RNA sequence: AAUCUGUUUCGGGGCGGGGCGCAACUCCCCACCGGCGGUACAGCCCGCGAACGCGCAUAUGCGCGCCGAUCCGGUGCAAUUCCGGAGCCGACGGUUAUAGUCCGGAGGAAAGAAACGGCUG
Repeated sequence: AAUCUGUUUCGGGGCGGGGCGCAACUCCCCACCGGCGGUACAGCCCGCGAACGCGCAUAUGCGCGCCGAUCCGGUGCAAUUCCGGAGCCGACGGUUAUAGUCCGGAGGAAAGAAACGGCUG
């Protein structure tokens, strides 16, 4: 040093304009946003987390399930990741009216990232 391990910190963005209407940041037209790891730089390739469902436990949790969406052209050794073009997707509960963007669980949790330390050698 690797490995193993502890502590601390960090760890999600977005409705602006117009229309109809008693009422919509929820509908319609335009607009806007994109967690984490891997890989040629990725919301839509592979995997993970969150959310949701079921069972057990019921203080914290554990297991299982579910888990959205992309193509064409160009460059290149290599890109569904870059460049050009055209598309698509988005938990649950709430609401004068249907929500990726408002409010809420959440001043939460987590994938993970960084710093410092410990063990072994």
The RNA shown here (FMN riboswitch aptamer (RFN element)) has 121 nucleotides.
It matches the Rfam family "FMN riboswitch aptamer (RFN element)". Rfam's curators write: The RFN element is a highly conserved domain that is found frequently in the 5'-untranslated regions of prokaryotic mRNAs that encode for flavin mononucleotide (FMN) biosynthesis and transport proteins.